[in-house]
Molecule: RNase P RNA; transfer RNA
Organism: Bacteroidia bacterium
């Protein structure tokens, strides 16, 4: 110096001129004046709420979600500061990334080929011992050898040969206790030979949570109309009254509904209820945009955030506006007679709101790095 | 605007409890039957299980995030 990779930043400004939409002025309305007019991700609908309807007498049983701690926050699976665990560099102090990080030492499944054995381990090889001396019985988990995994290491005792089978020291696990810390957890002592293998993004266990539906929610107005037809179910039966009727009341039966996941239990029930097909309207108000608001100082906190204060109002469209031409200046990039000329500028577009994640992104800039090159 | 599914051979579709080499049926090629196609009978061929990462010893399968694809949701009697 030259290529690239991640991440954060960033998201070009102005002026005129012609549209569009939207709000102010007005009784009202085309005009006129004046004021607004995409994003940092309006996107994916992946979480979380706000708002809004419908559910919300009991009892049982399921489903989903989340998973170290402490905190923040309307609230979250989202943040932020510890904490451990693995992975990389270290100058051995640490520093950097990552992590779906509760529990297999609760119970139950699973482990394919290989290999003797794959979990109450196990005997093929090898060592050791018995005798009937074989193609035999028995012990053995130190050695080989299969596997993605085979009962903790070193080293003495011990033994027929081994083995935590005893020790002794080092490691992990559980139990007790102290000490430091809101805690996660650090660390010190002390007991147990306990040595207990992976898997829960298998069932399961624990703990904490979750009622469904989503602005086509929901709320008003207009406007229209046929349950024509067709096919299944049901539309009981008793007994009484009087106004004697195509009529009441009670008991009994009753398709089907209903209590938003089931059930149990309750309750509704007759011009019913299912299912096929057909007729209409398919318009306008609202919900809509001043809000967990935006910027600035200031204080508080290790940060996430949070509070006072001043200050501003900053899209609401409905088949859907936000555009186009002209000219200036910026930014890169190629010519260049050095005067200047020529081209580029990305992912994308509201649709009820607001916090999040994720996901795509041109150039410029910072920061970390990986390779090639040159010098010292 | 919301809700919800699916993606497995050229086409339709199976697959399981995660397990060695993923399968059917059309359809393609070869061969046999035929004078000769059809039709049948043998046989082959042919897959990045959408894609990318992750849990697992192992992924189509669990997850998790992209991609494309389909369905269904106004009123009212």
């Nucleotide at each position: 110096g030259c290529u690239g990779a991640a991440a954060a930043u960033g998201g070009u400004u102005c002026c005129a001129u012609c549209g569009c939409u939207u709000c102010g002025u007005g009784a009202a309305a085309u005009a006129u004046c004046g004021g607004g007019g995409a994003g940092g991700a309006a996107a994916g609908u992946c979480c979380g709420g706000a708002c809004a309807g419908c559910a919300c007498a009991g009892g049982g049983c399921a489903u989903c979600c989340u998973g170290c701690u402490u905190c923040c926050u309307a609230a979250c699976g989202g943040g932020a500061a510890g904490g451990c665990a693995u992975c990389a560099c270290u100058u051995c102090g640490g520093u950097g990334a990552u992590g779906a990080c509760a529990g297999c030492a609760a119970g139950u499944g699973c482990a394919a080929c290989a290999g003797a054995a794959a979990g109450u381990a196990a005997a093929c090889c090898g060592u050791c011992u018995c005798u009937u001396u074989a193609u035999g019985g028995g012990a053995u988990a130190a050695g080989g050898g299969u596997g993605a995994a085979a009962u903790g290491g070193u080293g003495g005792g011990g033994u027929a040969a081994g083995a935590g089978c005893c020790c002794a020291c080092c490691g992990g696990u559980c139990c007790c206790g102290g000490u430091g810390g809101u805690g996660a957890c650090a660390u010190c002592g002390g007991g147990a030979g306990c040595c207990a293998g992976g898997u829960a993004a298998a069932c399961c266990u624990c703990a904490g949570g979750a009622g469904c539906u989503g602005a086509a929610a929901g709320g008003c107005c207009a406007a229209a109309u046929a349950u024509a037809c067709c096919g299944g179910c049901g539309u009981u039966g008793g007994u009484c009254c009087u106004a004697u009727a195509u009529g009441g009341a009670c008991c009994u039966g009753g398709a089907g509904g209903g209590c938003u996941g089931c059930c149990c239990g309750c309750c509704c029930g007759a011009u019913g209820c299912c299912g096929g097909a057909g007729g209409g309207u398919a318009g306008g108000c609202u919900g809509c945009u001043a809000g967990a608001g935006g910027u600035g100082u200031c204080a508080g906190g290790u940060g996430a955030c949070u509070g006072a204060c001043a200050u501003c109002c900053c899209a609401g469209a409905u088949a859907a506006a936000u555009g186009a031409u002209g000219g200036a200046a910026g930014u890169u990039u190629c010519c260049u007679u050095c005067g200047g000329g020529a081209a580029a500028a990305a992912c994308a577009g509201a649709a009820u709101c607001c916090g999040g994640c994720u996901u795509a992104c041109a150039a410029g800039u910072u920061u970390u790095u990986g390779g090639c090159u040159a010098a010292u | 605007g919301g809700a919800c599914c699916c993606u497995u051979a050229g086409c339709u579709c199976a697959g399981a409890c995660g397990g060695u080499u993923a399968g059917a049926g059309c359809a393609u090629c070869u061969g046999a039957c035929u004078c000769a196609u059809a039709a049948u009978c043998a046989g082959a061929g042919g897959g990045u299980c959408g894609c990318u990462g992750g849990u697992u010893c192992g992924a189509u399968c669990c997850c998790a995030g992209c991609a494309g694809g389909g369905u269904c949701c106004a009123c009212g009697a």